[in-house]
């Protein structure tokens, strides 16, 4: 150089065709069991303003299509393969 998969909460990851982003697991935090703890159950959990209500942001950056983007299209960063 070039062909290729891939970058989504604190982590693993899902959303297959453009239609509520973040289900589901681990992590945490709260609480039951327990002398105490572990395992196991329940609830809650992405930031950021607010006393709450609410309300704005959030899918690697930045731009474009669309009424709507994670997902389609472009240019660039990072990773991983393979080719030379």
């Nucleotide at each position: 150089g070039c062909c290729g998969a891939g970058g989504u909460g604190g982590u693993g990851a899902a959303a297959c065709u453009g239609g509520c982003a973040a289900a589901c697991g681990c992590g945490c935090c709260g609480g039951a069991c327990u002398c105490a703890a572990a395992a196991u159950c329940c609830g809650g959990u992405g930031g950021g303003c607010u006393c709450a209500c609410g309300c704005c942001c959030u899918u690697g950056a930045g731009g474009g299509u669309u009424c709507a983007a994670g997902u389609c299209c472009c240019u660039c960063c990072c990773u991983c393969g393979g080719c030379a």
A computed fold for an 84-nucleotide RNA from a Candidatus Omnitrophota bacterium, annotated as transfer RNA. It matches the Rfam family "tRNA". Model confidence (mean pLDDT): 82 of 100. The sequence was found in a public genome assembly.